Notes
This is a predicted structure of a 68-nucleotide RNA (transfer RNA) from uncultured Reyranella sp. Its mean pLDDT, the model's own confidence on a scale to 100, is 84. The RNAcentral record of the sequence draws on MGnify. Its Rfam family is "tRNA". By type it is a transfer RNA.
RNA sequence: CGGGUGUAGCUCAGGGGUAGAGCGUCGGCUUCCCAAGCCGUAGGUCGCGGGUUCGAAUCCCGUCGCCC
Numbered sequence: 001c002g003g004g005u006g007u008a009g010c011u012c013a014g015g016g017g018u019a020g021a022g023c024g025u026c027g028g029c030u031u032c033c034c035a036a037g038c039c040g041u042a043g044g045u046c047g048c049g050g051g052u053u054c055g056a057a058u059c060c061c062g063u064c065g066c067c068c
Stems, first nucleotide, its partner, number of pairs: 002068005009023004017054001026040004047063005
């Protein structure tokens, strides 16, 4: 210098229009108890700053961390 990546506790989806899934946490059902199973709950400044746009996690610029 070039490329990739950064979104929930973890692994990741989402490629302009209300931020999601699986696992995990918590509560309930079931059981004598545990596990498994089923139902539900909470949890997010989308790495950071700026720009474009009626509207940005998404497009553009800069910057930081990690990987090649």